[in-house]
Record summary: This is a predicted structure of a 72-nucleotide RNA (transfer RNA) from Candidatus Wolfebacteria bacterium GW2011_GWB1_47_1. RNAcentral records the identical sequence in 7 taxa. The organism belongs to Candidatus Wolfeibacteriota, within Bacteria. It matches the Rfam family "tRNA". Rfam describes the family as follows. Transfer RNA (tRNA) molecules are approximately 80 nucleotides in length. The RNAcentral record of the sequence draws on ENA.

RNA sequence: GGGCGUGUAGUUCAGUGGUAGAACGCUGUCCUGAUAAGACAGAGGUCGAAGGUCCGAUUCCUUCCACGCCCA
Numbered sequence: 001g002g003g004c005g006u007g008u009a010g011u012u013c014a015g016u017g018g019u020a021g022a023a024c025g026c027u028g029u030c031c032u033g034a035u036a037a038g039a040c041a042g043a044g045g046u047c048g049a050a051g052g053u054c055c056g057a058u059u060c061c062u063u064c065c066a067c068g069c070c071c072a
Stems, first nucleotide, its partner, number of pairs: 001071007010024004018055001026042005048064005
């Protein structure tokens, strides 16, 4: 330099056009003599950035950024 893939909650990942979810973690309450486990509730996201298409974009298109793999 060329090709391909990935980027979404603190972490690991779903979601492939119609108001963004799960598990674990975190906080509170209950339970216990006290922890752990368990039950219930809650907080936490401008979906990597900027444009474009569309009535509507996390999703489709373009460029860029970061990371990974392959080729040279």